[in-house]
RNA sequence: GCCCUCAUAGUUUAAUGGAUAGAACACCUCGUUGCGGUCGAGGCGAUCGGAGUUCGAAUCUUCGUGGGGGCG
Numbered sequence: 001g002c003c004c005u006c007a008u009a010g011u012u013u014a015a016u017g018g019a020u021a022g023a024a025c026a027c028c029u030c031g032u033u034g035c036g037g038u039c040g041a042g043g044c045g046a047u048c049g050g051a052g053u054u055c056g057a058a059u060c061u062u063c064g065u066g067g068g069g070g071c072g
Stems, first nucleotide, its partner, number of pairs: 001071007010025004018055001027043005048064005
């Protein structure tokens, strides 16, 4: 230098182009408990960035950025 692949809550992840982007763990509140943990109920929290296609983009195209891999 070229090619492939991945990027979604703090973490692990789901999502036929059409949900309020869904869960689990973590965190917070309440209940339970002599206290804590467990357990139960509730809550907070996310699509890497720009541009394009489309009535509609997390999803398709393109250019970047970053991680992983291959070739030279």
About this RNA:
Predicted 3D model of a 72-nucleotide RNA (transfer RNA) from an archaeon. Model confidence (mean pLDDT): 82 of 100. Its Rfam family is "tRNA". It is annotated as a transfer RNA.